[in-house]
This is a predicted structure of a 692-nucleotide part of an RNA (large-subunit ribosomal RNA, domain II) from a Planctomycetota bacterium. The sequence was found in a public genome assembly.

Context: one part of a larger RNA
RNA sequence: CCCGGCGAGUUGUUCUAUGUGGCGAGGUUAAGGGUCUCUGGCCCGGAGCCGAAGCGAAAGCGAGUGCGAAACGUGCGUUCAGUCAUAUGGAGCAGACCCGAAAGCAGGUGAUCUAACCAUGGGCAGGGUGAAGCGGAUGUAACAGUCUGUGGAGGCCCGAACCGGUAGAUGUUGAAAAAUCUUCGGAUGAUCUGUGGUUGGGGGUAAAAGGUCAAUCAAACCUGCAGAUAGCUGGUUCUCCCCGAAAUAUCUUUAGGGAUAGCGUUGUGUUUGAAGCAUGCGGGGGUAGAGCGACGGAUCUGGUUGGGGGCCCUUCCCCGGGUACCCCGCCUAGUCAAACUCCGAAUACCGCGUGUGGAUUCACGGCAGUGAGACUGCGAGGGAUAAGCUUCGUAGUCGAGAGGGAAACAGCCCAGACCAGCAGCUAAGGUCCCGAAUCACUUCUAAGUGUCGAAAAGGAAGUGGAGCUGCUAAGACAGCUAGGAUGUUGGCUUAGAAGCAGCCAUCAUUUAAAAAGUGCGUAACAGCUUACUAGUCGAGCAGCUCUGCGCCGAAAAUGAACGGGACUCAAGGAGUGAACCGAAGCUCUGGAAUGGCUCUGGUGGACGGAGCCAUUGGUAGGGGAGCGUAGGACCAACGUUUGAAGGCCGACUGUAAGGACGCCUGGACGAUGUCCUAGUGAUUAUGCCGGG
Numbered sequence: 001c002c003c004g005g006c007g008a009g010u011u012g013u014u015c016u017a018u019g020u021g022g023c024g025a026g027g028u029u030a031a032g033g034g035u036c037u038c039u040g041g042c043c044c045g046g047a048g049c050c051g052a053a054g055c056g057a058a059a060g061c062g063a064g065u066g067c068g069a070a071a072c073g074u075g076c077g078u079u080c081a082g083u084c085a086u087a088u089g090g091a092g093c094a095g096a097c098c099c100g101a102a103a104g105c106a107g108g109u110g111a112u113c114u115a116a117c118c119a120u121g122g123g124c125a126g127g128g129u130g131a132a133g134c135g136g137a138u139g140u141a142a143c144a145g146u147c148u149g150u151g152g153a154g155g156c157c158c159g160a161a162c163c164g165g166u167a168g169a170u171g172u173u174g175a176a177a178a179a180u181c182u183u184c185g186g187a188u189g190a191u192c193u194g195u196g197g198u199u200g201g202g203g204g205u206a207a208a209a210g211g212u213c214a215a216u217c218a219a220a221c222c223u224g225c226a227g228a229u230a231g232c233u234g235g236u237u238c239u240c241c242c243c244g245a246a247a248u249a250u251c252u253u254u255a256g257g258g259a260u261a262g263c264g265u266u267g268u269g270u271u272u273g274a275a276g277c278a279u280g281c282g283g284g285g286g287u288a289g290a291g292c293g294a295c296g297g298a299u300c301u302g303g304u305u306g307g308g309g310g311c312c313c314u315u316c317c318c319c320g321g322g323u324a325c326c327c328c329g330c331c332u333a334g335u336c337a338a339a340c341u342c343c344g345a346a347u348a349c350c351g352c353g354u355g356u357g358g359a360u361u362c363a364c365g366g367c368a369g370u371g372a373g374a375c376u377g378c379g380a381g382g383g384a385u386a387a388g389c390u391u392c393g394u395a396g397u398c399g400a401g402a403g404g405g406a407a408a409c410a411g412c413c414c415a416g417a418c419c420a421g422c423a424g425c426u427a428a429g430g431u432c433c434c435g436a437a438u439c440a441c442u443u444c445u446a447a448g449u450g451u452c453g454a455a456a457a458g459g460a461a462g463u464g465g466a467g468c469u470g471c472u473a474a475g476a477c478a479g480c481u482a483g484g485a486u487g488u489u490g491g492c493u494u495a496g497a498a499g500c501a502g503c504c505a506u507c508a509u510u511u512a513a514a515a516a517g518u519g520c521g522u523a524a525c526a527g528c529u530u531a532c533u534a535g536u537c538g539a540g541c542a543g544c545u546c547u548g549c550g551c552c553g554a555a556a557a558u559g560a561a562c563g564g565g566a567c568u569c570a571a572g573g574a575g576u577g578a579a580c581c582g583a584a585g586c587u588c589u590g591g592a593a594u595g596g597c598u599c600u601g602g603u604g605g606a607c608g609g610a611g612c613c614a615u616u617g618g619u620a621g622g623g624g625a626g627c628g629u630a631g632g633a634c635c636a637a638c639g640u641u642u643g644a645a646g647g648c649c650g651a652c653u654g655u656a657a658g659g660a661c662g663c664c665u666g667g668a669c670g671a672u673g674u675c676c677u678a679g680u681g682a683u684u685a686u687g688c689c690g691g692g
Stems, first nucleotide, its partner, number of pairs: 001692006011094013026050003032044005054061002064076004097235002100232001104225006115199009124189001126158003129154001133150006162186003167182004201217001203213003238626006248261005262370002264367006274360001276356008289343001290341002297336002302331003306328004310323004373398010403414003418591004423587003429581003432565003438578007450567002458552002462549010479536005485509003490504003515530001519528002592616010627681001629678006638670002646665002649662002652659002
């Protein structure tokens, strides 16, 4: 992992609502008892309980009563049938749908492992070093001391057994639930070890590591309380039909849980008309916008012979002067605001009228679930005018929604799937091929721009459109030919300054024209060139504004940003027209169910039949109707050795759970109908047991 079997809302009691039944201003017995055909009936039993009257704290009074001196005041009552049983929904108490802790407490069992201790035994090859003491020699006045020998001390040295476990490798479903190999530490001692014994769980023992106390230790193990508790996770078993949420508010030792409200469902009631929608009228507002010479605040330019201050000068003082300084005011030109407003919408909201609408409303009950939301558009706060960010408001979708489109793609676009059809029309989006469906016309783009989806400031004789200005057959623009001179090397400056380092001036002459010189150049000249002029040529030239489509700007990690092929008067962009394709949308044909209305059968609001209209996506969840399993009751009758139940297979049948029938197998019981009662339905709990 697969297969088979088992596996989860039960039972008791109290309350509550609904259905059904009995009796009814009443209803009902409990314990207990009697009796019988004794797991069960029948009968007694009225204690008690609920109801028929309430109000008050109470005394108490009573259709009233409390308050009060009192009321014609006010609170609660007075009108409305209950009660017992039973079934179902729900709640409380119980293990209370099932499985699951980490833990807590009680009573016991453990020191054959290990820790410490007690008693009694045992082990430690070999080698080395050579303390004290003692002898001798020497030495001393005597000691001391020195030398030598003897001696054999030591938590001494090296190193086996033994004890340990330093480093590395192997092993890691191991040979082994801690080892093996190499290496290493201690090895006469706080040494190692045998046997017997002692200490017990909030306790022991511990040269102390929270170590250790039987492969278990921040509190052992066993049994019990015990089905501990689990606001947590997982699981919770047949079918169809109707409706169908929420992820919000307030409070919460509350935030992944609850309570109440909101939103769902269901029952009853209400109704000359509710909700909603449309329209008209009447309202309040201070948002968007706008404005600020309307307040308060912010803010920028210039001016000011208005006021005040600072600094400097002058001065005994008073005066006075200067100021490219500061503030206020005024003038001028220009601005800003969520916490500014002289103003001020659209919407929204409230009320009323009218129309439409037809119970979607409202009230009171039963039962819920939800209280983690997500994205997109719009309006905002936070953030960085970041986030698939976060918090609100508002609308939509998903959630709980399938289908078509967006290559793929919960939240985007189109559109809401009752069932069937080899019928039709459309939506979004598409129509060269993949791949259903396309043609015509006018233009643009040359960048593969683009065909979905990438980008800025900035840059450019890309190219199309619209417009403006100037020059031009008295010849423009470009090219070519020729000229481009004289006073003069202007003056100054300078070593020099001659058009051309720099400063000043920038005249005049000859001319078709020619600067006291546009650039290059020289040390300075020279030289080249330009402006300017003529000739040649012969038709447009130059500049600017707005705009369409393109170009550059343009860098990321495997090659990847039209879905691919591919596409250039397009299969790209803009525009016009006419077609077509395209969905579970709409239509057509047939069928089913639910609700409403009408007709009809019927005692009927039960239950049927016919017609019409509407409806039938759905998670949590509410409501309704059924199928099947096991056992039982009843009624009669039934099937069955001429083969029951069970099993295999099969092309039958019902809207589904399901149900027939036939062959074979099997070898003795089993249906149908109406009810009752449940150990009543399993692909899922890392479920349990068995098998593979």